[in-house]
RNA sequence: GGGGGCUUGGUGUAACGGUAACAUGAGACUCUUGCACAGUCUUGAUAGGGGUUCGAUUCCCCUAGUCUCCA
Numbered sequence: 001g002g003g004g005g006c007u008u009g010g011u012g013u014a015a016c017g018g019u020a021a022c023a024u025g026a027g028a029c030u031c032u033u034g035c036a037c038a039g040u041c042u043u044g045a046u047a048g049g050g051g052u053u054c055g056a057u058u059c060c061c062c063u064a065g066u067c068u069c070c071a
Base pairs, nucleotide, nucleotide: 001070002069003068004067005066006065007064010024011023012022013021018054025043026042027041028040029039030038047063048062049061050060051059
């Protein structure tokens, strides 16, 4: 320098173009003499920008980060 993959809550992963889900974490409450376990509730995310579409995590383009291959 060129090609390809990936980027979603604090973390690990889902999601035929049609209400972004699960586990874990965090906070509150119940339970206990207390802690732990358990239960209930709450919290919190689509890397940035643009395009296509009635509608985009999903399709297309650019940029950024990261991994990998070739030279």